[in-house]
A computed fold for a 73-nucleotide RNA from a Candidatus Saccharimonadota bacterium, annotated as transfer RNA. Taxonomically the source falls in Candidatus Saccharimonadota (Bacteria, Bacteria candidate phyla). Rfam family: tRNA. Its family is annotated with triplet codon-amino acid adaptor activity in the Gene Ontology. Rfam classes the family as a transfer RNA.

RNA sequence: CUGGGUGUAGCACAGUUGGUAGCGCGCGACGUUUGGGACGUCGAGGUCGCAGGUUCAAGUCCUGUCACCCAGA
Numbered sequence: 001c002u003g004g005g006u007g008u009a010g011c012a013c014a015g016u017u018g019g020u021a022g023c024g025c026g027c028g029a030c031g032u033u034u035g036g037g038a039c040g041u042c043g044a045g046g047u048c049g050c051a052g053g054u055u056c057a058a059g060u061c062c063u064g065u066c067a068c069c070c071a072g073a
Base pairs, nucleotide, nucleotide: 001072002071003070004069005068006067007066010025011024013022019056027043028042029041030040031039049065050064051063052062053061
């Protein structure tokens, strides 16, 4: 330099045909317990890497760009 892949909550990941952004772990509060753990209930936490475009509507489609990984030269 060329091609491909990945990027979504603190962590690991899902998100189908464009139509309210989610699961698990973790965190906070409460219940249970003498206390802790475990369990249960509730809750907080996201500009979906970044910037544009298309659309009534974009995590999803298109373009550019950044980081990382793989392959090739």